[in-house]
RNA sequence: CCAGACGAUCGCUGGGACAGUGUGUUCCCGGAGGAAAGUCCGAACACCACAGGGCAGGGUGCUCCGUAACACGGAGUCACGGUGACGUGAAGGAAAGUGCAACAGAAAGCAAACCGCCCCGCCGUUGAGGCGGGGUAAGGGUGAAACGGUGCGGUAAGAGCGCACCAGUUCCCCGGGUGACCGGGGAAGCUUGGCAAACCCCACCCGGUGCAAGACCAAAUAGGGGAGCGUUUGAGGGUGGCCCGCCCAAGCUCCCGGGUAGGUCGCAAGAGGUGCCGGGCAACCGGCAUCCACAGAUGAAUGAUCGUUGCCCGGCAGGGGUAACCCGAUCCGGGAACAGAAUUCGGCUUACGGACUG
RNA sequence: GGGCCGUUAGCUCAAUUGGCAGAGCAAGGGACUCUUAAUCCCUAGGUUGGAGGUUCGAUUCCUCCACGGCUCACCA
Numbered sequence: 001c002c003a004g005a006c007g008a009u010c011g012c013u014g015g016g017a018c019a020g021u022g023u024g025u026u027c028c029c030g031g032a033g034g035a036a037a038g039u040c041c042g043a044a045c046a047c048c049a050c051a052g053g054g055c056a057g058g059g060u061g062c063u064c065c066g067u068a069a070c071a072c073g074g075a076g077u078c079a080c081g082g083u084g085a086c087g088u089g090a091a092g093g094a095a096a097g098u099g100c101a102a103c104a105g106a107a108a109g110c111a112a113a114c115c116g117c118c119c120c121g122c123c124g125u126u127g128a129g130g131c132g133g134g135g136u137a138a139g140g141g142u143g144a145a146a147c148g149g150u151g152c153g154g155u156a157a158g159a160g161c162g163c164a165c166c167a168g169u170u171c172c173c174c175g176g177g178u179g180a181c182c183g184g185g186g187a188a189g190c191u192u193g194g195c196a197a198a199c200c201c202c203a204c205c206c207g208g209u210g211c212a213a214g215a216c217c218a219a220a221u222a223g224g225g226g227a228g229c230g231u232u233u234g235a236g237g238g239u240g241g242c243c244c245g246c247c248c249a250a251g252c253u254c255c256c257g258g259g260u261a262g263g264u265c266g267c268a269a270g271a272g273g274u275g276c277c278g279g280g281c282a283a284c285c286g287g288c289a290u291c292c293a294c295a296g297a298u299g300a301a302u303g304a305u306c307g308u309u310g311c312c313c314g315g316c317a318g319g320g321g322u323a324a325c326c327c328g329a330u331c332c333g334g335g336a337a338c339a340g341a342a343u344u345c346g347g348c349u350u351a352c353g354g355a356c357u358g
Numbered sequence: 359g360g361g362c363c364g365u366u367a368g369c370u371c372a373a374u375u376g377g378c379a380g381a382g383c384a385a386g387g388g389a390c391u392c393u394u395a396a397u398c399c400c401u402a403g404g405u406u407g408g409a410g411g412u413u414c415g416a417u418u419c420c421u422c423c424a425c426g427g428c429u430c431a432c433c434a
Base pairs, nucleotide, nucleotide: 001354002353004309005308006307007306008305009304010303012031013030014029015028016027017026033338037349038348040347041346042345043344044343045210046209047208048207057206058205059204060203061202062076063075064074065073066072077091078089079088080087081086092201093200097199098198099195100194114140115139116136117135118134119133120132121131122130123129148166149165150164151163152162153161167191168190169188170187171186172185173184174183175182176181214265215264216263217262224256225255226254227253228252229251236248237247238246239245272291273290274289275288276287277286278285279284311335312334313333314332315331318327319326320325359433360432361428362427363426364425365424368383369382370381371380377414385401386400387399388398389397407423408422409421410420411419
């Protein structure tokens, strides 16, 4: 970078046209991907207690740039690996605090005296040696890790104790760079270990839930509210004991509103594609032109068969070569993966056939 | 479609400031018994689902995969 191509027949699905209005023939047009996947990040959009600030919690973590945004990308810095081209990197802070380090080892973090080395005292001796006190981190040994390295001086033996060189740290100055940082010079014996994908500190970012978000239309049944009727011999309750009247209530009719089933929208023109020009190292951005019936299903479509042909593999006539072996028309046989939209987009990761390049 | 959990011996489960992976049942052997069961003693059995990373050291912390589950009782 590609995800074979073209054609025919049958079938599925969406849209449009003409008929038609129960919907169904006819014609035309569209119909999976680089990952549609995992759901790991970031957004758009929608709703919610309208989200301004703070706490808690979570995330990110060298620099600059890109971007709507990002944990993404580009270009760099530094570290590590590689002879090298190049590759890899969750790469702030361990001299802010707390914490951890099994086993081994004397000692594991304001260091430490097991062996060894040295000094002193006592005992003892031909010599050795033993006991006690003290000094010593140079040597041995343990460990993943033992508190700069080499040399000289120094010392009883030693030690950055002193000095020279080297390595590192902190601070200062000069130069380069937007910056991370780099180069050079100087000062301080300062030598301060590891782990923050341990708690934590610092800087920056984050409201939550997710299209089953949500909006609209709206049956049957049941229930709610309102209005009317409530007939005739009759019947319930209340209104003072009775009657009339009135009210409640059963029933019927109509209306209203909420939710459910169901349906419509959200939902296919978008941070869009293609081409040219310009800016930029690049990611990317800007301008112009052009395209859009470039998939929209919902028990969920996008398929099957056949023909021609391209690609790859094996065999074969034949050719080349001393040989190993190489090339190979036509024909025959075989092969072509991973996988499938479900609101949309930008990334990452994972799966996978083939081609090209370093 | 979205969201959320789990995976350790044959089975069911433990294992916390990261430091020798254990228990019960099951399996094998032995003891007891005339024999079996029960009981007692002993033994074996582990890629901690896979790969990579951080760390001296990973079941544990981080990342990516695989498989399984959440039916009534995660969301209509």
Predicted 3D model of RNase P RNA and transfer RNA as a complex of 434 nucleotides. Its mean pLDDT, the model's own confidence on a scale to 100, is 76. It holds a member of the Rfam family "Bacterial RNase P class A".